[in-house]
Guanidine-I riboswitch aptamer from Acuticoccus mangrovi, 102 nucleotides, folded computationally. Rfam family: Guanidine-I riboswitch aptamer. Its family is annotated with regulation of gene expression in the Gene Ontology. The prediction has a mean pLDDT of 82.
RNA sequence: AAAGCUAGCGGCUAGGGUUCCGGCGGCGCUUCGGCGUCGCGGCUGGUCCGAGAGCCGCCGCCUGCCCAUGCAGGUACACGGCGGGACAAAAGCCCGGGAGGU
Numbered sequence: 001a002a003a004g005c006u007a008g009c010g011g012c013u014a015g016g017g018u019u020c021c022g023g024c025g026g027c028g029c030u031u032c033g034g035c036g037u038c039g040c041g042g043c044u045g046g047u048c049c050g051a052g053a054g055c056c057g058c059c060g061c062c063u064g065c066c067c068a069u070g071c072a073g074g075u076a077c078a079c080g081g082c083g084g085g086a087c088a089a090a091a092g093c094c095c096g097g098g099a100g101g102u
Base pairs, nucleotide, nucleotide: 008058009057010056011055012054015049016048020046021045022043023040024039025038026037027036028035029034060075061074062073063072064071065070077097079100083095084094085093
């Protein structure tokens, strides 16, 4: 100086909003059990979205070993806008291990 690899999947959480459920309120109806409709996420929640820099697992890769369809070990480090995008909408999701910084 150059090249290659540092990947992926699943589950959970931080977090997120409001399509659905629920809740609350207004209006109308009611056989008084409730039903319909409109609104509210500055409604705790359930469904839902959800981390490169959070957790766990699987798998992959690398090294070594008594050459086995096996065992052991490793898989480090990681400050980070503005703005834009999708889904109903928002977000630590995606742009993004980006721009920038050390």